[in-house]
RNA sequence: GGCCCUAUCGUCCAGCCCGGUCAGGACAUCAGGUUCUCAUCCUGGUAACUUGGGUUCGAAUCCCAAUAGGGUCA
Numbered sequence: 001g002g003c004c005c006u007a008u009c010g011u012c013c014a015g016c017c018c019g020g021u022c023a024g025g026a027c028a029u030c031a032g033g034u035u036c037u038c039a040u041c042c043u044g045g046u047a048a049c050u051u052g053g054g055u056u057c058g059a060a061u062c063c064c065a066a067u068a069g070g071g072u073c074a
Stems, first nucleotide, its partner, number of pairs: 001073007010027004020057001029045005050066005
């Protein structure tokens, strides 16, 4: 330098192919309930689409570029 893959709550993972209501789950965390207390269990809350541009009535999703990480060929 060429090509390929990945980037989503604090962490891990789905959703993308096939665009559409409030982006879902587990763990964690916060509040409440239960308990003499802790733990367990139950209920509820907080919290995310790497960046810029384009297409579209509408983009996490499609297109282009960039950034970061990984793989591969030299």